A computed fold for a 533-nucleotide part of an RNA from an uncultured bacterium, annotated as small-subunit ribosomal RNA, 5' domain. Its mean pLDDT, the model's own confidence on a scale to 100, is 85. Rfam family: Bacterial small subunit ribosomal RNA. Gene Ontology terms of the family: ribosome and structural constituent of ribosome. The full RNA is in RNAcentral, with records from ENA and SILVA.
[in-house]
Context: one part of a larger RNA
RNA sequence: GGACGAACGCUGGCGGCGCGCUUAACACAUGCAAGUCGAGCGAGAACCAGUCCUUCGGGACUGGGGAAAGCGGCGAACGGGUGAGUAACACGUGGGUAACCCACCCUCGACACUGGGAUAGCCCGGGGAAACCCGGAUUAAUACCGGAUACUCUCUCGGAUUCUCGGAUCCGUGAGAAAAGGUGGCUUCGGCUUCCGGUCGAGGACGGGCCCGCGGCCGAUUAGCUUGUUGGUGAGGUAACGGCUCACCAAGGCGACGAUCGGUAGCUGGUCUGAGAGGACGAUCAGCCACACUGGGACUGAGACACGGCCCAGACUCCUACGGGAGGCAGCAGUGGGGAAUAUUGGACAAUGGGGGCAACCCUGAUCCAGCGAUGCCGCGUGGGUGAAGAAGGCCUUCGGGUUGUAAAGCCCUUUAGGCUGGGAAGAAGUGUAUAGAUCAAAUAAAUUUAUACAUUGACGGUACCAGCAGAAUAAGCACCGGCAAACUCUGUGCCAGCAGCCGCGGUAAUACAGAGGGUGCAAGCGUUAAUC
Numbered sequence: 001g002g003a004c005g006a007a008c009g010c011u012g013g014c015g016g017c018g019c020g021c022u023u024a025a026c027a028c029a030u031g032c033a034a035g036u037c038g039a040g041c042g043a044g045a046a047c048c049a050g051u052c053c054u055u056c057g058g059g060a061c062u063g064g065g066g067a068a069a070g071c072g073g074c075g076a077a078c079g080g081g082u083g084a085g086u087a088a089c090a091c092g093u094g095g096g097u098a099a100c101c102c103a104c105c106c107u108c109g110a111c112a113c114u115g116g117g118a119u120a121g122c123c124c125g126g127g128g129a130a131a132c133c134c135g136g137a138u139u140a141a142u143a144c145c146g147g148a149u150a151c152u153c154u155c156u157c158g159g160a161u162u163c164u165c166g167g168a169u170c171c172g173u174g175a176g177a178a179a180a181g182g183u184g185g186c187u188u189c190g191g192c193u194u195c196c197g198g199u200c201g202a203g204g205a206c207g208g209g210c211c212c213g214c215g216g217c218c219g220a221u222u223a224g225c226u227u228g229u230u231g232g233u234g235a236g237g238u239a240a241c242g243g244c245u246c247a248c249c250a251a252g253g254c255g256a257c258g259a260u261c262g263g264u265a266g267c268u269g270g271u272c273u274g275a276g277a278g279g280a281c282g283a284u285c286a287g288c289c290a291c292a293c294u295g296g297g298a299c300u301g302a303g304a305c306a307c308g309g310c311c312c313a314g315a316c317u318c319c320u321a322c323g324g325g326a327g328g329c330a331g332c333a334g335u336g337g338g339g340a341a342u343a344u345u346g347g348a349c350a351a352u353g354g355g356g357g358c359a360a361c362c363c364u365g366a367u368c369c370a371g372c373g374a375u376g377c378c379g380c381g382u383g384g385g386u387g388a389a390g391a392a393g394g395c396c397u398u399c400g401g402g403u404u405g406u407a408a409a410g411c412c413c414u415u416u417a418g419g420c421u422g423g424g425a426a427g428a429a430g431u432g433u434a435u436a437g438a439u440c441a442a443a444u445a446a447a448u449u450u451a452u453a454c455a456u457u458g459a460c461g462g463u464a465c466c467a468g469c470a471g472a473a474u475a476a477g478c479a480c481c482g483g484c485a486a487a488c489u490c491u492g493u494g495c496c497a498g499c500a501g502c503c504g505c506g507g508u509a510a511u512a513c514a515g516a517g518g519g520u521g522c523a524a525g526c527g528u529u530a531a532u533c
Stems, first nucleotide, its partner, number of pairs: 001533002006529005013380006019373002021338001026336003030333003035074003040071002047064007081291003091215007100208002105204007113147004123136005153176003157172007181196002184193003217263003224254003229251008266288004270281004293314005316327004344370001346369003352366001353364004383413004393404004417474001419469005427460001430456010477522005482503003488517005498505002
């Protein structure tokens, strides 16, 4: 000198864009953060209308209506947070998988035939303080289970060809699937058809699993480490290779090119610095990993060993009728605590993106915005011109004067920002209705799509921006002035009080302490401190 997720002191006008618990992975009140589908299914409260009954309180039935809940599907494994652990194939980079998986999406081929039994909810009864649980009766499905079919697929056995050596292709023998669904239209009621779904198989895309070469911390005042250990055979297990697991057999494997042990640490793209080489760091943003009160475990599922799922154990907190239960902010806000220190219990789904749905739409503390903080960077302003009687005052003085100083006042102007008044966006793509055309179709239905017309969707926000009005009006500080290092005098103090980054100042003439005048440097900031180059 640079740089900062900074803090502290003094000071503080505005805007844009960023950033904002680095400490206790400490504990958490409260609200919200993952739902959606009635075009899978049964049932159906409030309410409205009608009819009937009535003890005049109301009740029953039918039709409409659809809340809350339930079965079922998809999602909840994404998105969001944190950095505890981890020195490791965790990460980076380059490869391998002839050792693998992949829901939703795309393409292609072939299908969707025929049957059955339950169950939640509702109702009745019971137990319990509660959480919740039990029994009976009844019911539906795109829920569940049989049978048939098999281009193809899996496995067993047999055979042929080929190659990158265990795959690919082909031929024969035994087991395995479907939702006959929903919706709209037409119908001669037989059915036809649109759209959305369903099943099997092949391929693609996307996403992952596993394996390997190389690379990146410190300590030898850590020198030996290892028994599922190293290898083999067989078996089990996995989507898959493998000592992954087990039985048996062998005695191996690693290490001075640093094993093992200990300490520290998420890794990277990058960031800061430096001419570079290098050094230090890994906030924000992006990729990967790990974790979700602590430890362990599996279930469901295409995918988890699952932050807002389950079970067990533990610590802690809460409720309790003492029998038993409930909870997990390292999601967004917010609270206590710790700390030098880090924000609102805000608005909106308008946009972008995600989940569900045919869609309308619903949900979304992701996100977009707003609030707070000079926390950083950048920009702007605090006025411009003129003005010598060089005013007054201050300070210094050799008492002549010098300096503050064109500085002020005065005169003439301007109006950025701020204030007031008025106008006022882009960000909106879509969506709905109607008409016309096209596609599909037997069809002038329906459905899909294109065009046109109309209607309608903005949190930010009456914001940005524009115009007008008034008036210099509302806006400058901080550090330093002995040398390094730009900037000097007076007074006070008297080795005291104090200063100090280093050298060093201060003991009666201190340019070094304190104050003042003056000056220098930066400027809405200026200094100090910490760590770093």